Description: This is a predicted structure of a 70-nucleotide RNA (Pistol ribozyme). The prediction has a mean pLDDT of 87. RNAcentral holds the sequence, with entries from ZWD. Rfam family: Pistol ribozyme. Gene Ontology term of the family: catalytic activity. On this family, see Weinberg et al., Nat Chem Biol 2015: "New classes of self-cleaving ribozymes revealed by comparative genomics analysis".
RNA sequence: AGCCGUUGCGGCGGCGUUAAAUAGUGCAUUAAGCCGCAAGCGUUCCCGUCUUAAUUGGCGGGGGGUUGCA
Numbered sequence: 001a002g003c004c005g006u007u008g009c010g011g012c013g014g015c016g017u018u019a020a021a022u023a024g025u026g027c028a029u030u031a032a033g034c035c036g037c038a039a040g041c042g043u044u045c046c047c048g049u050c051u052u053a054a055u056u057g058g059c060g061g062g063g064g065g066u067u068g069c070a
Base pairs, nucleotide, nucleotide: 002015003014004013005012006039007038008037009036010035011034025070026069027068028067033041043064044063045062046061047060048059049058050057
């Protein structure tokens, strides 16, 4: 250089060809993924519908989009 921590830009951190992680300030908390803005990918709740022995799985729509202290 490149790759990774959902996506874009910025930051923080990691890896060295692999795509993970005990890192991403600490502790507690949350389903909510490192942080800010935007998104709404994952995720969570509700409704409709098809399906299943089943709150089993699929599809569509809507709500949420961690928080607190130092």